[in-house]
RNA sequence: CGCUCAUCUAGAGCGGUGGAGGGACAGGCCCUCUGAAGCCGCGGCAACCAACGAACCCCGUUCGCAGGUGCCAAUGCCUGAUCGAUGAGUU
Numbered sequence: 001c002g003c004u005c006a007u008c009u010a011g012a013g014c015g016g017u018g019g020a021g022g023g024a025c026a027g028g029c030c031c032u033c034u035g036a037a038g039c040c041g042c043g044g045c046a047a048c049c050a051a052c053g054a055a056c057c058c059c060g061u062u063c064g065c066a067g068g069u070g071c072c073a074a075u076g077c078c079u080g081a082u083c084g085a086u087g088a089g090u091u
Stems, first nucleotide, its partner, number of pairs: 002090007013042005021031003025080004043072003047069003052064005076083001
C1' cells in the first nucleotide's frame, strides 16, 4: 500500500514555540492575528485492542484496570462521491 470487519449525532484543552492558514476532496458554511497549521510539554476523553483482577452458569459475558493505538470547535460541520478517518485482523 491492498483486502476484510467494526465504528463515526456521546466524551475530552491549557501552556510554550511558531507566524497564516485550517476544517481530507468539490460546492457550501465555518474557525483563525482576541494567533491557523506544524512541533514540544503537561492534562484530559474513553471509540478499538488489552496483560491482569473481580463477579457470574466453566464456553464466554460483564465490570474494573497497567499498557498499545486513537481522539480533545461545529453530527465525518453540511451535501455529494467509485469518498474519508480510526481501530482490529490479514496477504
SAM riboswitch aptamer (S box leader) from an uncultured Acidimicrobiia bacterium, 91 nucleotides, folded computationally.
The coordinates come from a structure-prediction model, not an experiment, and the mean pLDDT is 82.